Transfer RNA from a bacterium, 73 nucleotides, folded computationally. It matches the Rfam family "tRNA". Rfam links the family to the GO term triplet codon-amino acid adaptor activity. It was read from a public genome assembly. The coordinates come from a structure-prediction model, not an experiment, and the mean pLDDT is 82.
RNA sequence: GGACCCGUGGUGUAGCGGUUAACAUAAUCGCCUGUCACGCGAUAGAUCGGGGGUUCGAAUCCCCUCGGGUCCG
Numbered sequence: 001g002g003a004c005c006c007g008u009g010g011u012g013u014a015g016c017g018g019u020u021a022a023c024a025u026a027a028u029c030g031c032c033u034g035u036c037a038c039g040c041g042a043u044a045g046a047u048c049g050g051g052g053g054u055u056c057g058a059a060u061c062c063c064c065u066c067g068g069g070u071c072c073g
Base pairs, nucleotide, nucleotide: 001072002071003070004069005068006067007066010025011024012023013022018056027043028042029041030040031039049065050064051063052062053061
């Protein structure tokens, strides 16, 4: 230098053009317990790495760019 893959709540992932971005776990609060843990219930938390474009509509498609990884030279 070239090709490809990944980037989404604190963490791990799902979502592959249309509803409120979902699940697990963690966090907070409550119940339970002599206390903690476990268990049960509830709450808050991401506008999807950044920018631009296509579209009536984009996390999703296209372009540029940033970061990480694999391979080739």